[in-house]
């Protein structure tokens, strides 16, 4: 300190996750020891059992035990004395500490600093004093009694430090008076009236009383502080305050009575939820934030809810009363009881220990003590819970063992890891011994720590991950299945992600999950964020409160600075040192506790006062500008409708029509008359206005702003929460009013429908008054003010210089605009009208959907308007901007792409091919362009991969090993469809080793079996289309661009200008072959001019190389010359020359790429899959089926023709398993027989159209040739399914082809015929070439089709065969309405009224004291009665919330459902608000 993830990539904005650290935790899986530490976070749920607070006999009376002593005597008993152990009871102190919880409490709590001149204070310390003198009960005890019990009752009796009168007391309290004190309140001294105390024991201590101080612990008061909701805006009647009382230890509405209307609130009252608070914990660089176990401080509580009593202190945890739930006992009458003490149980939870031991130590209560209690506390027990520390051995050991994993089969990898050999012994075990803790004594802990011996490597590894974030990779199994996942996301047959293994990465007595808290998150931003378009500026003004404010001077300190002083409790934390073997721990000292308080200081700033100054704001003056506002009046134009005149056959209205008007006279035209609305040019980037907004002219009234120049107030300002207020168009209400236009409707069209878009009508509404509505994409998407920061070049307003006086320039102030520098911005873009660069202040944001919805609350006649959420659900949503792709987007351009134009196809037979159907099989693949005469350039067996039938296990190929055998071959034979079986006969070499041969076993074979979506390699397409792209440089954050784009040109990114680009590559062109023309050379098998010979004739023969022609080499063509255009490339021109002219003509040559194109069947090859079968071999059969449908061709439909004779002229190719003359034969196919050639020589070999003549005469024909009889020939083992070709003889559709659609630009269509390849033969109408005859047209680019290269859109990117919306149909899930209904909680009334406490009391009792009338009265006291206040409960009504609820809304999710196609492009009607 980051990272992943939106997107084809960027950059940015923005949520989600991770990667860290923590924890009183739990779960999984494992688990050797020791220290120190922690342990009901849930049910403040209920609770068996034992224990947690007693102790004093030195306060009392009582009981009196063991012991001692004395007398009796039956010597083991009784009597007495002493002695005090032991206690129930009165009587003191204590139980208000200590321990538990964390319910309630949001402020009667805390924290932090004050205050008390408004208080209290046992036990303790100190000072002073005193401590005399009476009296009467009482519990026990003892007797009788009542109850089950639990507790009582009643009589007699008796003590005290229990109760009590009176004496004494200046200092105490209390009333009055004076002084003093800042004194009103209050205190303080002096003086007066009243009033108030004590225990005793006893040697002494030791207790008690009075008074004052002190220490300590407390009460109450004040200032600050301390969640969350404003969808909680008003709250309050003891309320606020006097006054007089009451009460208290004290002040006080704490309470009474009585008076007055206060008191608190946007700085958040009142109400709701939630919480116990702080020291401190975690987290975090801080500043924050979360938290409040364990230690400590403070507070509240004690089954629930009241209430006092006792006490110094309590409204009391192990006390009391009442009501109340619950639980237990009961004899049914009546009781007990309160673990949030400590262990423990039960119950809730994912979840938390032992009914343990000691009072040894530290403290605590009582007691003089000695000692008694203490579940406080010190210690063991559980438990990896957590923090720390030790182990699980060490050194050597390569043949790198076995095993196990992988493998290219060679290896590798676990792994020095093991085994082995040597050595320790922390730990274990097992014996010994033996601390500190303890100042005299006393040791739970203790079988302790520790130290020492022995044994023996012996007793001790796990768990998570291994696609990227994240370190760490193969196999095998699975096959969108199982399953995984923190995010992205893996799984559909070659999964490093699922599951298993082998290896490996982290950590280690642990490891992983899962929870939750801070962190990364600058994702609420004090530190430290935003707001043109990504979420976000309020529709727009005025203005309160608040916040912020212009110069110069005093003066005061409230903020501010600064020293000092107190305080910040201890612990944490941090530093340094020390003890534990070492660290956790622990102990000292230190430093910090960044705070508050209380003094003293300074006076710069802000702040306050006091008085000034003009530069801010304003105020008068002037004369201009303007669609600023209201309100009245008046115009012309053009609609419409009326009247009326002219006048006819239509009009009108669409892409076209149609409803519609018209002959009852429209449309058109002219005149007139009505009667609403809107204001044509002018007009503009202009004016004005706060925003919405404002346009005829002319009047009134009236409001800003600008500019100019003086005077004048003398900070009077800026912003603005709430407030008032303006505020488009639609809408609403009254009344008007209406002519055009015009929702809703009606009707024509239009469609698949058309509730739209177009047409023909048409009411609200618009209009105008008067009252509402408050929203808009109400936008510059930009809030208001101020100050500051280059510049040009237009326009409104006002002034001002200057001159050449002008429709002038040049400055200046204010307004609108366009470009553009710092600069700022994701980027676009902003730029003196800022989106800079600073200041003040207000609003507003914080992931997308739900949603601007719900509920609530305002406001409104209503429609709605503002305020404005959750639950669920995704992991994106989004903003600029790039590259593409695509557009029913623009421009250029191009191509047999249209168009001219010639010939087909589509009809018809017939050939093939494909679909389909059928089949036992019809083998397989190709399926838009780029599959159908494709692969197949030869399916009768074979081919064959198909199917039926009988059979076979290794045919062929390659060996090794190892064992047996003698064959092999050959012939012949039987059975069978064969293939095969059987059966017979023959029969080697040899150096005896074998060699060769065949059979078995093993291993290896074999597959046209899937997987072209695992692949090479070939190949088809865009396309012989001009494009694809790099380096180096430049721009841009970046992706990218730039080059490659502009202008021109070109068949071309072809070339040239020009230029932040300059060069360069693969394509283009050239180079390569074939033609066209000449030329050199070279003359056989080719040729023959000339010259000889020869024939019926023929280069036949001699000779020749002229010619033609073979085939090597070479020349020519380059816009190279000429005009013209042009900067230059170039282009033009029937230019010249030339065979040939602008790429001469044709081939081969196919960049980057695309379409998971095709091909596992050409072949190669991963993986997977069969092995008596998916291998392999043999007969027969299919691939040739046939209702049909498509696509390729072939002949025809005929006279430019069919026939008959007759004649002429090619070029290119084959040929020994072969082409075959000639000759003989047969009508023919062909057959026989046979020369010549491995070929410029012989032969295939006659080309045909065409040329000359004869017929035919428009007809289903002398076209047409299908079909079918019937005779044949040839191949071949064999022509049934199922070849070909020849004769006879039949003689079918067919008379030019509907929609549509194809090819072709010149030696080309079209027409003609010849050759080859596969091949025994053959489908030869195909495909591949050869060559004969031989044309029409192109105006042109509008518009189909496809490219190409430039811009523009875009929400597409699998890229338009793309993306998306909406209803309705189905499941799920949250949640709002609802007639109700069940809870909590809470507010007013009213009723009730335990126990307590206070007031009052005429009834009953009554020991002290007092008086005497002496058994009577007083005083007093108990107890009864009654008033008041009041828990508990109960009636009524309200308000709040939480749960449910037939039915009912919308909303969300979710692979392939129905309907449409709203948006994205001009999305086919421009979207939107």
């Nucleotide at each position: 300190a980051g990272a992943g993830u939106u997107u084809g990539a960027u950059c940015c904005u923005g949520g989600c996750u991770c990667a860290g650290a923590a924890u009183g935790a739990a779960c999984g899986c494992u688990g050797g020891c020791g220290g120190c530490g922690u342990g009901c976070u849930u049910a403040a749920c209920a609770c068996a059992u034992g224990c947690a607070a007693g102790u004093c006999g030195a306060a009392c009376g009582a009981u009196g035990a063991a012991g001692c002593c004395u007398a009796g005597c039956u010597u083991g008993c009784u009597a007495g004395g002493u002695g005090g152990a032991u206690u129930a009871g009165u009587g003191g102190c204590g139980c208000a500490c200590g321990g538990g919880u964390g319910a309630g409490u949001a402020a009667u709590a805390u924290a932090u600093a004050g205050g008390u001149a408004a208080c209290g204070u046992g036990c303790c310390u100190c000072u002073u004093a005193g401590u005399c003198u009476g009296g009467g009960a009482u519990a026990g005890c003892c007797a009788u009694u009542g109850g089950a019990a639990a507790c009582g009752a009643u009589g007699a009796u008796u003590a005290a430090u229990a109760c009590u009168g009176g004496a004494u007391a200046c200092u105490c309290c209390u009333u009055c008076u004076a002084a003093c004190u800042c004194u009103a309140a209050u205190g303080u001294u002096a003086g007066u009236c009243g009033g108030g105390a004590a225990a005793g024991u006893u040697u002494u201590u030791c207790g008690c009383u009075a008074a004052g101080a002190g220490a300590u612990c407390g009460g109450c008061c004040u200032a600050u502080u301390u969640c969350c909701c404003a969808u909680c805006a008003g709250c309050u009647u003891g309320u606020u305050g006097g006054u007089a009382g009451u009460g208290u230890a004290a002040g006080a509405g704490a309470c009474u009575a009585c008076c007055a209307a206060g008191g608190c609130u946007a700085u958040g009252a009142c109400g709701g939820g939630u919480a116990g608070c702080g020291g401190g914990u975690u987290u975090g660089a801080g500043a924050g934030g979360a938290u409040g176990a364990u230690c400590c401080g403070c507070c509240a509580c004690a089954c629930u809810g009241g209430u006092a009593c006792u006490g110094a202190g309590a409204c009391a945890c192990g006390g009391a009363c009442c009501a109340g739930a619950c639980u237990c006992c009961u004899a049914c009458g009546g009781g007990a009881g309160g673990c949030a003490g400590c262990a423990g149980u039960g119950a809730g939870g994912a979840a938390u220990a032992u009914u343990g031991c000691a009072c040894a130590a530290u403290g605590g209560a009582g007691g003089a003590a000695a000692c008694u209690c203490u579940g406080a506390u010190g210690c063991a027990g559980c438990a990896a819970c957590g923090c720390c520390g030790c182990g699980u051995g060490g050194a050597g050991g390569a043949u790198g063992a076995c095993g196990c994993a992988u493998u290219u089969c060679g290896g590798u990898g676990u792994g020095u890891a093991a085994a082995c050999u040597c050595c320790u012994u922390u730990u274990a075990u097992g014996a010994g011994u033996c601390a500190a803790g303890a100042a005299a004594a006393u040791g739970a802990c203790g079988g302790u720590a520790g130290c020492u011996c022995a044994u023996g490597a012996a007793u001790a590894a796990g768990c998570a991950c291994c696609g990227g974030c994240u370190a760490a990779c193969u196999c095998c199994g699975u096959g969108c299945c199982a399953g995984c996942a923190g995010c992205c996301g893996c799984g559909g047959u070659a999964a490093u992600a699922c599951g298993g293994a082998g290896g490996g990465u982290g950590c280690a007595a642990g490891c992983g999950u899962u929870a939750u808290u801070c962190g990364g998150a600058a994702u609420c931003a004090c530190u430290g964020g935003g707001c043109g378009u990504a979420a976000a500026g309020g529709a727009c003004g005025c203005g309160u409160a608040g916040g912020c404010g212009g110069g110069a001077u005093g003066c005061c300190a409230a903020g501010u600075c600064u020293g000092a002083u107190g305080u910040g409790a201890a612990a944490u934390c941090c530093u340094a040192u020390g003890g534990c073997u070492u660290a956790a721990c622990c102990a000292u000292a230190g430093a910090a506790c960044u705070g508050c308080a209380u003094u003293g200081g300074a006076a710069a700033c802000u702040g306050g006062u006091a008085a000034c100054c003009u530069a801010g704001a304003g105020u008068a003056u002037g004369g201009g500008a303007g669609g600023g506002g209201g309100a009245g009046a008046u115009g012309g134009a053009a609609u419409u409708a009326g009247u009326g005149g002219u006048g006819u056959a239509g009009g009108g209205g669409u892409a076209a029509a149609a409803u519609c008007c018209g002959u009852a006279g429209a449309u058109a035209u002219c005149a007139c008359u009505a009667g609403g609305a809107a204001u044509a040019c002018c007009g503009a980037a202009a004016g004005c206005g706060a925003a919405g907004g404002c346009g005829a002219u002319c009047u009134c009234c009236u409001g800003g702003a600008a500019c100019a120049a003086u005077a004048c107030u003398g900070a009077c300002g800026c912003u603005a929460a709430g407030g008032c207020g303006u505020g488009a168009a639609a809408g609403c209400g009254u009344g008007g009013g209406g002519a055009g236009c015009a929702a809703a409707c009606g009707g024509g069209a239009u469609u698949a429908g058309a509730u739209a878009c177009c047409c023909c009508g048409g009411u609200a509404g618009u209009c105008c008054a008067c009252g509402c509505c408050c929203u808009a994409a109400a936008c510059g998407a930009u809030g208001u003010u101020c100050a500051c920061u280059a510049g040009u070049c237009g326009u409104c307003g006002g002034g001002a210089u200057g001159c050449u006086a002008g429709u002038c320039a040049u400055c200046u102030c204010g307004g609108u605009g366009a470009u553009g520098c710092a600069c700022u911005u994701a980027a676009c873009a902003g730029a003196u009208u800022a989106a800079g660069u600073g200041a003040a202040c207000c609003g507003c944001c914080u992931g997308g959907g739900g949603a601007g919805u719900a509920c609530g609350g305002u406001c409104g006649c209503a429609a709605g308007a503002u305020u404005g959420a959750a639950a669920c659900u995704c992991a994106a949503a989004g903003g600029a901007a790039u590259u593409g792709a695509c557009g029913g987007g623009g421009g250029c351009c191009c191509g047999c792409a249209c168009a001219a134009g010639c010939g087909g196809u589509g009809g018809a037979g017939c050939a093939u091919g494909u679909g389909g159907u059928u089949u036992a099989a019809u083998u397989c693949g190709a399926u838009g362009a780029u599959a159908c005469g494709c692969g197949a350039g030869g399916a009768a067996c074979c081919u064959u991969a198909c199917c039926a039938g009988g059979g076979c296990u290794u045919a062929a190929a390659u060996g090794u090993a190892a064992g047996u055998u003698g064959c092999a071959u050959u012939a012949u034979u039987c059975a069978g469809a064969g293939a095969u079986g059987g059966a017979u006969a023959u029969u080697u070499c040899u150096u005896c080793g074998g060699a060769c041969u065949a059979c078995u076993u093993a291993c290896a074979a074999g597959g046209u079996g899937c997987u072209g979506c695992a692949u090479g390699g070939u190949u088809g397409u865009c396309g012989u289309c001009a494009g694809c792209u790099c380096g180096u440089g430049c721009c841009g954050u970046g992706a990218g661009g730039u080059g490659u784009c502009a202008g021109g040109u070109u068949a071309a990114g072809u070339c040239c200008u020009a230029u932040a680009a300059c060069g360069a590559g693969c394509g283009c062109a050239a180079c390569c072959c074939c033609u066209a023309u000449c030329g050199u050379u070279a003359g056989u098998u080719g040729c023959u001019a000339g010259c000889a010979g020869g024939u019926c004739a023929u280069g036949c023969u001699g000779a020749g190389g002229a010619c033609u022609c073979u085939a090597a080499c070479g020349a020519g063509a380059c816009u190279g010359c000429c005009g013209g255009u042009g900067c230059a490339a170039a282009c033009c021109g029937u230019g010249a020359g030339g065979a040939a002219g602008g790429u001469g003509g044709g081939g081969a040559u196919g960049a980057c790429g695309u379409c998971a194109a095709a091909u596992c069947a050409u072949c190669a090859u991963g993986g997977c899959c069969c092995u008596u079968a998916u291998g392999g071999g043999c007969u027969g059969g299919g691939c040739u089926a046939c209702a049909c449908a498509c696509g390729u061709g072939c002949u025809a439909c005929a006279a430019u023709g069919g026939u008959c004779g007759g004649u002429a002229c090619a070029g290119a190719g084959g040929g020994c398993u072969g082409c075959a003359a000639a000759c003989u034969u047969g009508c023919g196919a062909g057959a026989g027989u046979a020369a010549g050639c491995g070929a410029a020589u012989c032969c295939c070999u006659u080309a045909a159209a065409g040329c000359c003549g004869g017929u035919c005469g428009u007809a289903g024909u002398c076209c047409g040739g299908a079909u079918u009889g019937g005779a044949g020939u040839c191949u071949g083992c064999a022509a049934c399914u199922c070849g070909a070709c020849u004769c006879c003889a039949u003689g079918a559709a067919g008379u030019c082809g509907g929609a549509a659609u194809c090819g072709c630009u010149a030696g080309u269509a079209a027409u003609c015929g010849c050759g080859a390849a596969u091949c025994a033969g053959c489908a030869u109408u195909g495909u591949c070439g050869c060559g004969g005859u031989g044309a029409a047209u192109a105006c042109g680019u509008u518009c189909c089709c496809g490219g190409g290269c430039c811009u523009u859109g875009u929400a597409c990117a699998c890229a338009c065969c793309g993306c998306c919306c909406g209803u309705c149909a189905c499941a799920c899930c949250a949640u709002g309405g609802a007639a109700g209904u069940u809870g909590g909680u809470u507010g007013c009334a009213c009723c009730a009224g335990a126990a307590g406490u206070g007031g009052c009391u005429a009834g009953u009792c009554u020991a002290a004291c007092u008086g005497u009338u002496u058994a009577c009265a007083g005083g007093g006291g108990a107890c009864g009665g009654u008033c008041a206040c009041c828990a508990c409960g109960g009636u009524g009504u309200g308000a709040u919330u939480c749960a449910u609820g037939a039915c009912u809304g919308g909303g969300g999710u979710a692979a392939a459902g129905u309907c449409g196609u709203a948006a994205c492009a001009a999305g086919g009607u421009a979207a939107c608000c």